[in-house]
Context: one part of a larger RNA
RNA sequence: ACCUCGUUAAGGAACUCGGCAAAAAAGCAGGCGUAACUUCGGAAUAUGCCUUGCCCUGAUGAUGAAUCAGGGCCGCAGCGAAAGUACCCCUGGCGACUGUUUAUCAAAAACACAGGUCCCUGCUAAACUCGUAAGAGGAUGUAUAGGGGCUGAGACCUGACCAGUGCUGGAACGUUAAUUGUGCCAGUCGUUUAGCUUAAGUUGAACGGCUGAGGACAUGAAGCGCCAGUAAACGUCGGCGAUAACUAUAAUCGUCCAAAGGUAGCGUAAUCCCUUGCCAGGUAAGUUCUGGCCCGCAUGAAAGGUUUAACGACUGGGGGACUGUCUCAACGAGGAGCCCG
Numbered sequence: 001a002c003c004u005c006g007u008u009a010a011g012g013a014a015c016u017c018g019g020c021a022a023a024a025a026a027g028c029a030g031g032c033g034u035a036a037c038u039u040c041g042g043a044a045u046a047u048g049c050c051u052u053g054c055c056c057u058g059a060u061g062a063u064g065a066a067u068c069a070g071g072g073c074c075g076c077a078g079c080g081a082a083a084g085u086a087c088c089c090c091u092g093g094c095g096a097c098u099g100u101u102u103a104u105c106a107a108a109a110a111c112a113c114a115g116g117u118c119c120c121u122g123c124u125a126a127a128c129u130c131g132u133a134a135g136a137g138g139a140u141g142u143a144u145a146g147g148g149g150c151u152g153a154g155a156c157c158u159g160a161c162c163a164g165u166g167c168u169g170g171a172a173c174g175u176u177a178a179u180u181g182u183g184c185c186a187g188u189c190g191u192u193u194a195g196c197u198u199a200a201g202u203u204g205a206a207c208g209g210c211u212g213a214g215g216a217c218a219u220g221a222a223g224c225g226c227c228a229g230u231a232a233a234c235g236u237c238g239g240c241g242a243u244a245a246c247u248a249u250a251a252u253c254g255u256c257c258a259a260a261g262g263u264a265g266c267g268u269a270a271u272c273c274c275u276u277g278c279c280a281g282g283u284a285a286g287u288u289c290u291g292g293c294c295c296g297c298a299u300g301a302a303a304g305g306u307u308u309a310a311c312g313a314c315u316g317g318g319g320g321a322c323u324g325u326c327u328c329a330a331c332g333a334g335g336a337g338c339c340c341g
Stems, first nucleotide, its partner, number of pairs: 002335007010327002014325001019322001029051004037042001039153001053073008074078001087320007094312002099111002115151007128137003154307004159237003164234002166230005173225003180218003184214001185212012238256005265299001266296001277293005
């Protein structure tokens, strides 16, 4: 010097990212009593106060147990041991809740959830999933059923836009493949025939057969074009200039663009760069916190918006109690190590 414990003057979070760790208090025993808020269930053992042993007497009871009333006794202490056993309060954020998760660095605000909504599915083979198939699940189910997507209790709500992309519907017209048909062209074979030629042969014509990555026309579905619908589908939700009898501001006006120009809410936010924004509260002093403001770099309505009792080994701020966390360290016990003897 280290490990595990114990005690500590005065102070009491001054420590620290942070009361981490430790300490303290309370201790599901009886009586009393208990706020805001609230979904009326809770919050709640809220917070808080008193009592607790033994002896005697009386009442009630059944002469019992238990309870009540009065008096007395002892101790530092009466749930007297052991074991066991929430610290509390105020105020925000997020997630409604119980639950689930990274076996072995993350338990959470992540996932799930009940609830909401949209889409698909009418059943001999549903939709969908697995399988090459047979077949199986869905389901020995049948739209109050099953599958998929998003959101995520409850309350109040969920605005505008279908121009783009997607999906659904429509079938008039345009475009469009293989195919099929008709004719052409080319190659080759055969038959007939014309010219030249003694012949061999050569130059043609007609018809027929077969062939061709040849080309033309006709036919030809879905799709696409086209026309509608659809945003709890993917998504999107303006710019400039001027204007009121102080100033400032702009209810208002003009203009351009656009499918439509962000509504209600909330807002320096888990979202704000500037930023320690500005004002107020709390502190002697507050980049954090709470309330308010709003020119929102770049909020916003089921990638839900705003609230919300209860709940949370979540996270921020403040207070009480308490303490070796600290001012500032000291001593003691056990252990383990190093040095010396």
The part of an RNA shown here (large-subunit ribosomal RNA, domain IV) has 341 nucleotides and comes from a marine sediment metagenome.
Its Rfam family is "Bacterial large subunit ribosomal RNA". Gene Ontology terms of the family: structural constituent of ribosome and ribosome.
RNAcentral holds the full RNA, with entries from MGnify.